[in-house]
Context: one part of a larger RNA
């Protein structure tokens, strides 16, 4: 590289906005560059066969065959090129609506843990398989009342909702992003992906400065044990929470890249719309469930497909070596060999 490929065998980039570039409605005209028909021209040397016993040599074949390439003279279905309609189906904009834990900032609420105070009260109390370590006569556990800080918000609550993904959930207010569903009032292809780029990006972590209840890596006791650097117990540093700035990972998974078109019935759900009244039916945008055909090695998928085309992009190519070396230096991220073996 071809050629298959990529859910689970290697193999979809965490994700998205977008520059070059690829690709791109529906009618018509242009033009003919691609693209196709005809004819006619080129079509080197070496090479390699002939010829002769062998070499040289040869204005000898291979041979005007393929394949290309140039130039004439033509076609117009595609595809480009120009010009132009379409005022539309794509794709945007606006009317009236809907729904929602989407985001950012402020304020506020009770449950409950834990600490302190006041009061009552007295010998137990916490743990465990079972004990110890622990706390408690300086008065604990329980109780009652108040008060202190910090975190997270039951019930609602769901296969439910939003968001590009990460992820988001106690109430309220400000600001704000996105979306559906309906009218068809505008723009007039303005579209789609997208190499390098740019942003967002759990969790840890890392700086500064706060904060510190509850759990709690590191770590210190105490069991257990042949040991016990562990499982379980008592305690408790970072850290986990806030504000600022880094950091670029994750089984970032639906292990499925974005996008548009086509295609059986049937169920349950969420948001909107239309209905000739109804426990209903019809339609649009989600969510799950089950399946014909049809694909898969199979398990399964099956109208948000892993079927049946197509457009662009990242990526795959025995198994180890290896996500290693190597790129100054610390610790990472990116990138990313080979030797050598099987």
């Nucleotide at each position: 590289c071809u050629a298959g490929g990529a859910g689970u065998a290697a193999a979809g980039g965490g994700c998205a906005c977008g520059u070059a570039g690829g690709c791109g409605g529906u009618g018509a005209a242009u033009c003919g560059g691609g693209u196709u028909g005809a004819a006619a021209g080129u079509g080197a040397a070496a090479g390699u066969c002939g010829c002769a016993a062998a070499a040289a040599a040869c204005u000898g074949g291979u041979a005007g065959a393929a394949u290309g390439c140039u130039c004439u003279c033509g076609a117009a279905g595609c595809c480009a090129u120009u010009u132009c309609a379409c005022g539309u189906c794509g794709a945007g904009u606006g009317a009236g609506a809907c729904a929602g834990a989407g985001g950012a900032g402020a304020g506020u609420g009770g449950a409950a843990u834990u600490u302190c105070g006041u009061g009552u009260g007295u010998a137990g109390g916490g743990u465990u398989g079972a004990a110890a370590u622990c706390a408690g006569u300086a008065g604990a556990u329980c109780u009652a009342c108040g008060a202190u800080g910090g975190a997270a918000c039951g019930c609602c609550a769901a296969a439910a909702g939003c968001a590009a993904a990460g992820c988001c959930a106690g109430c309220u207010c400000u600001c704000u992003g996105g979306g559906u569903c309906c009218c068809u009032a505008c723009u007039a292809a303005c579209g789609c992906u997208g190499g390098g780029g740019u942003g967002c990006g759990a969790a840890a972590g890392c700086a500064u400065g706060g904060g510190g209840a509850g759990g709690g890596a590191g770590c210190a006791g105490g069991a257990u044990u042949a040991g016990a650097a562990a499982c379980c117990c008592u305690g408790g540093u970072a850290g986990u929470c806030c504000a600022u700035g880094c950091c670029g990972u994750a089984a970032a998974u639906g292990a499925u890249g974005a996008g548009u078109g086509u295609u059986c019935a049937c169920c349950c759900u969420u948001g909107g719309u239309c209905u000739a009244c109804a426990u209903g039916g019809a339609u649009c945008a989600g969510g799950g469930g089950c399946c014909c055909a049809g694909c898969u090695a199979a398990c399964u998928c099956g109208c948000g497909a892993a079927a049946c085309a197509c457009u662009c992009u990242g990526c795959c190519u025995g198994g180890g070596g290896a996500g290693u070396a190597c790129g100054g230096u610390a610790a990472g991220a990116c990138c990313g060999a080979a030797a050598c073996u099987c």